[in-house]
Context: one part of a larger RNA
RNA sequence: GGUCCACGGAGGAUGCCUAGGAGCUGCCAGGCGAUGAAGGACGUGAUUAGCUGCGAUAAGCCGCGGGGAGGGGCCAAUACCCGAUGAUCCGCGGAUCUCCGAAUGGGGUAACCCGAAUGUCCUGAUGACAUUCGCAUGCGCGCCAAUACAUAACGCGCCUGCGGUAUACGCUGGGGAGUGAACCAUCUGAGUACCAGCGGGAGUAGAAAUCAAACGAGAUUCCCCCAGUAGCGGCGAGCGAACGGGGAGGAGCCCAAACCGCGUGCCCUCGGGUGCGCGGGGUUGUAGGGGUGCGGCGGGGCUUGCCCGUCCAGUCAGAAAGCGCAACUGUAGCGGAACGGUCCUGGGAAGGCCGGCCAGAGCGGGUGAAAGCCCCGUACGCGAAACGGUUGCGCCUGGAUGGCCGCAUUUCCUGAGUACGGCGGGACACGAGAAAUCCUGUCGGAAUCCGGGGGGACCACCCUCCAAGGCUAAAUACUCGGCAGCUACCGAUAGCGCAUAGUACCGUGAGGGAAAGGUGAAAAGGACCCCGGGAGGGGAGUGAAAGAGAACCUGAAACCGUGGACCU
Numbered sequence: 001g002g003u004c005c006a007c008g009g010a011g012g013a014u015g016c017c018u019a020g021g022a023g024c025u026g027c028c029a030g031g032c033g034a035u036g037a038a039g040g041a042c043g044u045g046a047u048u049a050g051c052u053g054c055g056a057u058a059a060g061c062c063g064c065g066g067g068g069a070g071g072g073g074c075c076a077a078u079a080c081c082c083g084a085u086g087a088u089c090c091g092c093g094g095a096u097c098u099c100c101g102a103a104u105g106g107g108g109u110a111a112c113c114c115g116a117a118u119g120u121c122c123u124g125a126u127g128a129c130a131u132u133c134g135c136a137u138g139c140g141c142g143c144c145a146a147u148a149c150a151u152a153a154c155g156c157g158c159c160u161g162c163g164g165u166a167u168a169c170g171c172u173g174g175g176g177a178g179u180g181a182a183c184c185a186u187c188u189g190a191g192u193a194c195c196a197g198c199g200g201g202a203g204u205a206g207a208a209a210u211c212a213a214a215c216g217a218g219a220u221u222c223c224c225c226c227a228g229u230a231g232c233g234g235c236g237a238g239c240g241a242a243c244g245g246g247g248a249g250g251a252g253c254c255c256a257a258a259c260c261g262c263g264u265g266c267c268c269u270c271g272g273g274u275g276c277g278c279g280g281g282g283u284u285g286u287a288g289g290g291g292u293g294c295g296g297c298g299g300g301g302c303u304u305g306c307c308c309g310u311c312c313a314g315u316c317a318g319a320a321a322g323c324g325c326a327a328c329u330g331u332a333g334c335g336g337a338a339c340g341g342u343c344c345u346g347g348g349a350a351g352g353c354c355g356g357c358c359a360g361a362g363c364g365g366g367u368g369a370a371a372g373c374c375c376c377g378u379a380c381g382c383g384a385a386a387c388g389g390u391u392g393c394g395c396c397u398g399g400a401u402g403g404c405c406g407c408a409u410u411u412c413c414u415g416a417g418u419a420c421g422g423c424g425g426g427a428c429a430c431g432a433g434a435a436a437u438c439c440u441g442u443c444g445g446a447a448u449c450c451g452g453g454g455g456g457a458c459c460a461c462c463c464u465c466c467a468a469g470g471c472u473a474a475a476u477a478c479u480c481g482g483c484a485g486c487u488a489c490c491g492a493u494a495g496c497g498c499a500u501a502g503u504a505c506c507g508u509g510a511g512g513g514a515a516a517g518g519u520g521a522a523a524a525g526g527a528c529c530c531c532g533g534g535a536g537g538g539g540a541g542u543g544a545a546a547g548a549g550a551a552c553c554u555g556a557a558a559c560c561g562u563g564g565a566c567c568u
Base pairs, nucleotide, nucleotide: 001567002566003565004564005563006562007561008560009559015553016518017517020490021489022487023486024485025484026483027482028481029479030478032163039100040099041098042055043054044053046078047077050074051073061094062093063092064091065090066089070082071081072080105114106113107112115133116132117131118130119129120128121127134162135161136160138158139157140156141155142154169200170198171197172196173195174194180187184234210217211216221248222247223246224245225244231239232238252471253470254469255415259280260279261278262277263276264275265274266273267272285449287414288413289412290410291409292408293407294406295405296404297403299308300307301306302305309401310400311399312398313397314396322395323394324393325392326391327390328389329388330387331386333382334381335380339355340354341353343352344351356373357372358362364376365375366374420444421443422442423441424440425439426438427437430456451466452465453464454463455462505512506511525552528539529538530537531536
């Protein structure tokens, strides 16, 4: 020095555990904000560093309800208090709520600095307190330039808006590249990522100028087929429908115009012309509506514009505010069955043995181990003063109540810089193609029901629909959050980055970003003695166990020792 054996040290694997996490299902909710949000700063406790709570009324104040013996959060301890005159705690409502922050009197390096006006207090000065003082759209009023009328500007008042987020879902406006094509340029990636705007609990779309095919369908949205089909495509890579069928859901409406009435403005050659506002009317494609004429039918009362009665509808579209009652339901809770054994083992019984019981409850968790009957619960049943939600009814609101129907007629109306065309782009599965259809930058530019669009160039016939205004639940998408539950999900190098932390730490900054769980059933956390300066240890004591002693369950290996055996 090596190998082996034994015993240790060090280390923290493994096993077991779970306080945390992952995914999913159902129901709810989908909002908050100038009445100052989200998020913060600073304060606030008898003693208080952090977290939590709260706001100068500051771990709290008031009311109502629940609950019933302890309580003054995490969090020990001491002191001092509170509580059956019902505290702490839980729910609902209210009060207070510094400063910053859209931040909004002005400023500013957020949590700071500096004002003005008015009012109250004060004998006054000084001062204290309270309120107000942002910008913008719209509307109304006032005032008023160049510039005569006027208008812009300006001032005042009223209404409304502003910000944040759930890194989700929606729509809109912009919009890449790596990549693929085994290169690469059209193409692809992809209208994806990303940026911006806007909105909602959903959003978009939506009531045919749609499809279809000689038969017909009948708004939109979503799903399954159709179908990887027809097509598109340096016909490469690749992209990729529709018709039709089956389902989920199901809802249809309102204006503009013609015409009538009322009010009002401008121009004017006083003949007239042309607007605006309100009400009625009217809303469609086998065209519809308006005007005019004819015919038929048609509540009541009267002081002729009201009342009564009747009918219909409704606030989540089509106009718009609520109130009351009822039922159900949410936000605290309440009741809730049934076991014993000085038999065994053990520190401990829930285990074994013996004998019982309940069950609309043998889901689950806890209790010194393994409990239907010990505890919390579970099945089942019950419960709200207050504030919400849903539904129904009533009040209420709106409408009809004098118009409706039919026939005829009519030189009235039916969305114009629109449809459509040329050029340039874009969207359609469709890359300019034979390229219809849709959008529009630019230049042109109709028709008016004897009208117009579409049916994939275009034409005819035929069929079908009515653009150039608007609204519209449900079926669909998502999950920051609440409640309940589930898992051939993880179990501390796993599972979220975090068993909690966006902390410590790093970075000028944007930003990056950890590690770290376990004594024991119970602290019973080792009084006292000894060695030692202490750390630590030896006794004693506790405990089932201390080789469970806080550097604490188990305690592998590397690594380091002590003793022994053998080899060199």